A computed fold for an 86-nucleotide RNA from an uncultured Alphaproteobacteria bacterium, annotated as transfer RNA. The sequence was found in a public genome assembly. Its mean pLDDT, the model's own confidence on a scale to 100, is 81.

RNA sequence: CGGCGCGUGGUGGAAUUGGUAUACACAACAGACUUAAAAUCUGUCCCGCUUUGCGGUUGCGAGUUCGAGUCUCGCCGCGCCGACCA
Numbered sequence: 001c002g003g004c005g006c007g008u009g010g011u012g013g014a015a016u017u018g019g020u021a022u023a024c025a026c027a028a029c030a031g032a033c034u035u036a037a038a039a040u041c042u043g044u045c046c047c048g049c050u051u052u053g054c055g056g057u058u059g060c061g062a063g064u065u066c067g068a069g070u071c072u073c074g075c076c077g078c079g080c081c082g083a084c085c086a
Base pairs, nucleotide, nucleotide: 001082002081003080004079005078006077007076010026011025012024019066028044029043030042031041032040046056047055048054049053059075060074061073062072063071
């Protein structure tokens, strides 16, 4: 330098043919239980806010579309392969 693949919460990851994003699990936090702890059970668990709800978010920025995590383009990062230099 070129080709291919990947990028979604703290982590692993789901999302039918483009049609309610963040299911499910782990971790974490709080509570119950216990003399205490473990285990177990319950609740919370992307971000913000005026929190029974509203708005935003799928690496970043555009495009197509009524509608994009999904399709197209550019960029960034990571991985693999190849080339170049030595």